[in-house]
RNA sequence: UAGUUAUCAAGAAAGGUGGAGGGAUUAGACCCUGUGAAGCCUUAGCAACCCUUUGUAUUGUUCAAAGAAGGUGCUACAUUCUAUCUCAUUUGAGAAUAGAUAACCG
Numbered sequence: 001u002a003g004u005u006a007u008c009a010a011g012a013a014a015g016g017u018g019g020a021g022g023g024a025u026u027a028g029a030c031c032c033u034g035u036g037a038a039g040c041c042u043u044a045g046c047a048a049c050c051c052u053u054u055g056u057a058u059u060g061u062u063c064a065a066a067g068a069a070g071g072u073g074c075u076a077c078a079u080u081c082u083a084u085c086u087c088a089u090u091u092g093a094g095a096a097u098a099g100a101u102a103a104c105c106g
Base pairs, nucleotide, nucleotide: 001106003104004103005102006101007100008099013043014042015041016040017039021032022031023030026083027082028081029080044075045074046073049071050070051067052066053065054064055063079098084095085094086093087092
C1' cells in the first nucleotide's frame, strides 16, 4: 500500500503534559473547546475482531455459552447529520459511495 470478508444508533475517563484548535476528507449544517482543543504520557475502563475454555453439530472450521492472560481497537454527539441512487412522498426507509476497525491474503 492493494484485495477479500465482517462490523459500525450499544458500551466505556480520570490525571499529567501541551497551548488552539477539534468532530477523516470537500461543501453545508450542527456541535465540542482557555471551566483548556489536537498531539504525547500514565493509570483505569469498555467491547469481544483475533484469542482461551466448555458444549453441540460433524469437517461448510460453523453455532451456543462462559472468560479476559495476550495482539489490536475504542472510551462527546449514529461513522455527529446531509450530499449519490431507489422507494415512499416532504421528510422518512433502504441501499450505494467514502471512511474507521479487525482478521486473512498479495